Predicted 3D model of an 88-nucleotide RNA (c-di-GMP-I-GGC riboswitch aptamer) from a Candidatus Aminicenantes bacterium. The coordinates come from a structure-prediction model, not an experiment, and the mean pLDDT is 84.
């Protein structure tokens, strides 16, 4: 520098359950393993989800549309960092 085997050391942990936080999406911790070679980091491009609050529709209530904002890195790109092995 290239690469990731069905190897090996070590690592992470989906669903689900419990407690807590949040309006919600979702998050944290513990249990738990579907999977993962970046399933390490960051919302930068696209995407998806939420919508208490705000603005509409509605006489109003119910309901509903849009949205400030928030969430997801285990949706896809690109960025940064890195363990082990193989080959050069």
């Nucleotide at each position: 520098g290239u690469u990731g085997a069905u190897a090996a050391a070590g690592g992470c942990a989906a669903a689900u359950c419990a407690a807590c936080c949040g309006a919600a999406a979702g998050g944290u911790u513990g249990a738990g393993a579907c999977g993962c070679a970046a399933a390490g980091c960051a919302a930068u491009g696209g995407g998806u989800c939420u919508a208490a609050g705000g603005c509409g529709c509605g006489c109003a209530a119910a309901g509903u549309g849009c949205u400030a904002a928030g969430a997801c890195a285990g949706c896809c790109g690109g960025g940064c960092u890195g363990c082990c092995g193989a080959c050069u």